[in-house]
Context: one part of a larger RNA
């Protein structure tokens, strides 16, 4: 100087407390461990792994396994030989691949040849999702959006080092003020950026629909403790008030200091070294990644009456659309099919559900709950057996609010409700990312638990 303390003082945070809703029990979805397997590819493991990489595993993907093939190779450059390329048809084969026949001659050209492509050959080489994240770059998580981390000169110390950065106030903040052997400065904080909320002006079709201008797109205005009062070193500031759409950081986002964990990633990419080279490369078919005594994580659906079912009737926003979205009409109980208007879209398409009104059920394993299973269909796609989604009919399991424990959340938040979208032929999406609708309770405290900051103290630790 640090680190640590079941030492001290002060302070902060959904950290606790006060509340609301979950999880832990059930069924299912998904991920992981384990086990199994020919293979169940690999990585991630307290917080900081486990609906994570994967924002789409039937084939492909695919890295794994079995079987069948290839060896200058699926891909690149160079050299030699032949043929333009290409098209069609046989045979063996699961395909890859092997083998044979027919057809066909193009472009530039100095008539040597060349360009592109195919086949054969030679070796230089290709190739490797093989190993090492403890050789690395780049990127990322975390402490933590916590308020810290440092430097120059000066001063103090034999020196390591200290001071500044302490102290008194104050702040969300090393924020600001005052003091002080310090004076300044840098990276952070804040501000500058984006979105939302108010107003003004301008413009406007595809939007609004007769005026009082919704909406869209731009440009501005507006909030600064500016004004008033109290407190205070009358400093910074804080408390209350006025006006105001908004008040003391208006709300949300982006933005993550020096560093820590030899944290994560050689499988996104790049890359040193090592290793493989008729195989650890590469092609194909099929299988596997989807197994299942069990254990854990994250979710969905419920256990019902603040509800289920039936009928009627309203109100959104973000988005997406040409190998696309697909209306009206028609068929079907439905999934869906037919149809094809319109639309490269403020124009056309896709556009709610909770809510409200009426009826029914009457406390029951039920008109709750939907797993599971049987049958019949629809769709995508070469192909739904392993292993897709959807519809209808039938079936109708567990489950009556969940032990110890544990998680999220302070306002348009939690909770409840649906909608859109990326990926995508289709989809195992109950996931992710957004969007709107309805819309609470509690906290004016810091004793305790957890994490963090500043100062100080003890130490046999570094």
């Nucleotide at each position: 100087a640090g680190a640590c303390g079941g030492g001290g003082a002060c302070c902060c945070a959904c950290a606790c407390a006060a509340g609301c809703g979950g999880u832990g029990g059930a069924g299912c979805a998904u991920c992981u461990g384990g086990u199994u397997u020919a293979a169940u590819u690999c990585g991630a493991c307290a917080a900081u792994a486990a609906g994570c990489g994967a924002g789409g595993a039937a084939c492909c993907u695919u890295a794994c396994c079995a079987a069948g093939g290839c060896u200058u190779g699926a891909c690149a450059u160079c050299c030699c030989g032949a043929g333009a390329a290409g098209a069609u048809c046989g045979c063996c084969g699961a395909a890859a691949g092997g083998u044979g026949a027919u057809u066909g001659u193009g472009c530039c050209g100095u008539u040597a040849g060349g360009a592109a492509c195919u086949c054969g050959g030679u070796g230089a080489c290709a190739g490797g999702u093989g190993c090492u994240g403890c050789a690395u770059g780049g990127u990322u998580g975390u402490c933590g959006u916590c308020a810290g981390c440092u430097c120059g000169u000066g001063c103090c110390u034999u020196g390591a080092g200290g001071u500044g950065u302490u102290c008194g106030g104050u702040u969300a903040a090393g924020u600001c003020c005052g003091u002080g052997a310090a004076c300044g400065a840098g990276c952070g904080c804040a501000a500058c950026c984006c979105u939302u909320g108010u107003c003004u002006c301008a413009a406007g079709u595809u939007g609004c629909a007769u005026a009082u201008u919704u909406c869209u797109u731009g440009a501005g205005a507006g909030a600064c403790u500016g004004c008033c009062g109290g407190u205070u070193u009358c400093a910074a500031a804080u408390c209350g008030g006025a006006g105001g759409a908004a008040g003391g950081u208006a709300a949300g986002g982006a933005u993550g200091a020096c560093g820590u964990c030899a944290a994560a990633u050689c499988a996104g990419c790049a890359u040193g070294g090592c290793c493989c080279u008729u195989a650890u490369g590469u092609c194909u078919u099929g299988g596997g990644c989807g197994a299942c005594a069990c254990a854990g994580g994250u979710g969905c659906u419920a256990c019902a009456a603040u509800g289920g079912c039936c009928g009627g009737u309203a109100c959104a926003a973000u988005g997406g659309g040409c190998a696309g979205c697909g209306a009206a009409g028609g068929a079907g109980c439905a999934a869906u099919c037919u149809g094809g208007a319109g639309c490269a879209a403020a124009u056309c398409c896709u556009c709610a559900a909770a809510a409200c009104c009426g009826g029914u059920c009457c406390a029951a394993g039920u008109u709750c709950g939907a797993a599971u299973u049987g049958a019949a269909g629809g769709c995508u796609g070469c192909a739904a057996c392993u292993c897709g989604c959807c519809u209808u009919c039938a079936u109708g399991a567990a489950g009556u609010u969940g032990g110890a424990g544990u998680c999220g959340c302070u306002a348009g938040u939690a909770a409840c409700c649906g909608c859109a979208u990326a990926u995508c032929a289709g989809c195992c999406a109950u996931g992710g990312u957004g969007c709107g609708g309805u819309g609470a309770a509690u906290c004016a405290g810091u004793u305790c638990c957890u994490g963090g900051g500043u100062c100080u103290u003890g130490u046999a630790c570094u």
Molecule: small-subunit ribosomal RNA, 3' major domain
Organism: uncultured organism